[in-house]
RNA sequence: GCUAGCUUAGCUCAGCUGGUAGAGCAGCUGUAUCGUAAACAGCAGGUCAAGAGUUCGAUCCUCUUAGCUAGCU
Repeated sequence: GCUAGCUUAGCUCAGCUGGUAGAGCAGCUGUAUCGUAAACAGCAGGUCAAGAGUUCGAUCCUCUUAGCUAGCU
C1' cells in the first nucleotide's frame, strides 16, 4: 500500500427483510438476616465511533474519516 471483519450501557455481547434499543455481570435501593454474603424484587445507566447521503422514518442501506484485528504484498 491492497483486501476483509469489528466499533451498541462501566465490562462481555444480542438486536431476525429499516419502524421509539435489550440481556448477563458490575453499580444503587429495598425485602429477608443478630449481622454479612448468597437469594429475591426494583431502579439507574446509551448523541448505537465521527460526519454526510438515501428514506415519511436509519444501530441496520450507501459514501468518507478515525481506531482495533486478521490476511496479502
Model confidence (mean pLDDT): 81 of 100. The RNA shown here (transfer RNA) has 73 nucleotides and comes from a Pseudomonadota bacterium. Its Rfam family is "tRNA". By type it is a transfer RNA.